Model confidence (mean pLDDT): 88 of 100. A computed fold for a 683-nucleotide part of an RNA from a Patescibacteria group bacterium, annotated as large-subunit ribosomal RNA, domain II. The full RNA is in RNAcentral, with records from ENA. It matches the Rfam family "Bacterial large subunit ribosomal RNA".
[in-house]
Context: one part of a larger RNA
């Protein structure tokens, strides 16, 4: 891992509701007694029949109250009660498995820690303390030298003890080892045997270490099925309906209560919803500046500052600041002189009969939501971000499209059909359907990723200049004089800079457009003539393109091939393809209506579905009754095969097997397995 077997809402007693049965203003017994039992007895008690009040108490009333007031709860209208079955709930382990833990009673010191008692062990070598002897030395000492001596948690190093390093080992040879080195090795040394200390306790040269391979509280058994708002699992089928991820509260936030939303029943019977009409409330969008604030320019001007003047007072002036006021132009969630569209409320009419609506009751689940569009807040007018509102989809929704792709687009799957029409989206090939028709654009493979910004890309439109009295471009020629303008400067001559920018000649020519020089010079431009002979230049709006454009395996930013009067883009049009949508034919089923003696028939509308509610069935094991059921002329089980049914499933035949089994009705359950890191076994 697979297979087989086992494996989870039970039971008791209360409560409540539904169904059903008995009796009914009543219903019913409990313990217990008799009896084999069936059953009989047993009326204590319980529920109902009256309520109100805290109570005394009163009573169809009562309480409050001074009240014969008002108000609260009742009475009228009448049904209960005892069984059985089922739903849910309470108390119990209460659907099953699962803690870490807590407490009690015991068992452990053969491992290990400390201690006690009694034994044992430490090759060999080195060093040479005290003391003592002799000599020297001193007043005597101290002290010095030589010997002797043999001290030391002394030195080196085996056994022995330890475990610092490296490597190997890591499903090991080994649940801690091996190899090579390393440390201690007369000591706080090592070790044998016996003994002793026990679980909130011991022991600990102290690491929360050790106390029998796991110790921040050992192990065994018990309380015990501890508790688990947590995780996992929870077993046959079909039919009808079908949610929620919100509000309020919560030692509450992944739990729960109430409400909301689902379902089932009873009652009501269009009350719901949509549209139309009429009548309302309102301050959003927008807009506005009348208020509250913000804020720009101008005008006017009080006041202030500067200047002039001035003994004081005053006066004059100002390209300074500047309230109010005026003009112009603005901004605002917490501004409003205004002010929609929607939405909301009321009334009426119309449409509609929908799994519309309302009330009461049984049973729930949900209370982590996600994305998309629109309206807002937070954030950075970030996020597949976060938080509200309205709608949609997913959730719980399959099918078609978007290459692939819960939340986007189309569309809501009862079943069957080798029939038809369409939606979104498509129609050159992959690939179903046009290489369809007419017109235009794009040259960038733009299409098939991106901004500010940049550009004689190209199409369309508008407008303003110049032009046969000759424009635009090119070419030829001129482009002068006062004058080197004045200033400045070393110089400044059109051309460093400052000021001015005149006059003359002329067809025209700037006190000079750029290059250039130290300054001149030189080249050139504006401007003018000629040549040439038809358009030429600017601005604005707009369609489609261009640049801007850099990422990691390999083209890789059309799904691919490939596409250029398109297979790209825009406009107009004709067809076709395309889904589980719609239609056709057949069938099933729920609800309703009509008909029908029941059975049922016709018609209409439905039949996606998670949590969940409701309904109807299949099968397994056992029991009772029936079938004068089946069976060695072959039961169950098993294998195969052929059939039937809406499913669970059922039947026939053949083989195997070798002794039991079925059908109908009713009853009762240890009643259905794929999952629980499930349990046991097999492979």
């Nucleotide at each position: 891992g697979c297979c087989a077997g086992c494996g989870a809402g039970u039971u008791a007693c209360g409560g409540u509701g539904u169904g059903u049965g008995g009796c009914g203003a009543g219903g019913u017994u409990a313990a217990c007694c008799a009896g084999u039992g069936a059953u009989g007895g047993g009326g204590a008690g319980c529920c109902g029949g009256a309520g109100c009040g805290a109570a005394a108490g009163c009573g169809a009333g009562u309480c409050u109250g001074a009240a014969u007031a008002g108000g609260g709860c009742g009475a009228u209208c009448u049904a209960g009660u005892c069984g059985c079955a089922c739903g849910c709930u309470g108390u119990a382990g209460a659907c099953c498995c699962g803690a870490a833990g807590c407490c009690g009673a015991g068992u452990g010191a053969u491992c290990u820690u400390g201690c006690c008692a009694u034994g044992g062990g430490c090759a060999g070598g080195c060093u040479g303390a005290a003391g003592c002897g002799g000599g020297g030395g001193u007043a005597a000492g101290a002290c010095c030298c030589c010997g002797u001596g043999g001290a030391g948690g002394g030195c080196c190093g085996a056994a022995c003890c330890c475990a610092c390093u490296a490597u190997g080992g890591u499903u090991g040879a080994a649940a801690a080892c091996a190899u090579a080195g390393g440390g201690g090795a007369u000591g706080a040394c090592c070790u044998g045997u016996g003994g002793u200390a026990a679980g909130g306790g011991g022991u600990g040269a102290a690491a929360g270490g050790c106390c029998a391979a796991g110790c921040a509280a050992a192990c065994u058994c018990g309380g015990u099925g501890a508790u688990a708002g947590c995780u996992g699992g929870u077993u046959c089928u079909c039919c009808c309906c079908g949610a929620a991820a919100u509000g309020c509260a919560u030692u509450u936030a992944g739990g729960u209560g109430c409400a909301g939303c689902g379902u089932c029943g009873a009652u009501c019977g269009u009350u719901c919803a949509g549209c139309u009409g009429c009548g309302g409330a309102g301050g959003u969008a927008g807009a506005g500046c009348a208020c509250u604030g913000g804020a720009u320019g101008g005008g006017u001007u009080a006041g202030g500052g500067g200047g002039c003047c001035c003994a004081c007072a005053a006066g004059c002036u100002u390209a300074c600041c500047g309230a109010c006021c005026c003009c112009a132009a603005c901004c605002a969630a917490a501004c409003u002189c205004c002010g929609a569209a929607u939405g909301c409320c009321g009334c009426a009419g119309c449409u509609c009969c929908a799994g519309a609506g309302a009330u009461c009751g049984g049973c729930a689940g949900u209370g982590a939501g996600a994305c998309c569009a629109c309206g807002g807040g937070g954030g950075a007018u970030g996020a597949g971000c976060u938080u509200c509102g309205u709608g949609g989809u997913c959730g719980a929704g399959a099918g078609g499209g978007a290459a692939a792709c819960a939340g986007c687009c189309c569309a809501g799957a009862c079943c069957g059909c080798c029939g038809g029409c369409u939606a979104a989206g498509g129609c050159c090939c992959c690939u179903a359907a046009u290489u369809c028709u007419g017109g235009a654009c794009u040259a960038a493979g733009u299409g098939g990723g991106a901004a500010a910004c940049g550009a004689u890309g190209u199409g369309g439109g508008a407008u303003c200049g110049c032009g046969a009295a000759g424009a635009c471009a090119g070419c030829c020629a001129g482009g002068a004089g006062g004058u080197u303008g004045g200033c400045u400067u070393a110089g400044a001559a059109g051309c460093a800079g400052c000021c001015a920018c005149c006059c003359u000649u002329g067809a025209a020519a700037g006190a000079g457009u750029g290059c250039g020089u130290a300054a001149u010079a030189g080249c050139u431009c504006a401007c003018u003539g000629g040549u040439c002979g038809a358009g030429u230049g600017g601005u604005c709006c707009u369609g489609c393109g261009c640049g801007g454009a850099c990422a990691a395996u390999g083209u890789a930013a059309c799904g691919g091939g490939g596409c250029u009067c398109a297979a790209g883009u825009c406009c107009a049009g004709a067809g076709c393809c395309g889904a589980a949508g719609c239609c056709g034919c057949g069938g099933a089923u729920g609800c309703g209506u009509u008909c029908u003696u029941u059975u049922g028939a016709a018609c209409g509308c439905g039949u996606g579905g998670u949590a969940g509610g409701g309904g109807a069935g299949c099968g397994u094991c056992g029991a009772g009754u029936g079938c004068a059921g089946c069976g060695g002329u072959g039961a169950a089980g098993c294998g195969g095969u052929c059939g039937g049914g809406g499913a669970a499933c059922c039947g026939g035949c053949c083989g195997u097997g070798g002794a039991g089994c079925g059908c109908a009705c009713u009853c009762g359950a240890g009643u259905g397995c794929g999952a629980a890191u499930g349990c046991u076994g097999g492979c």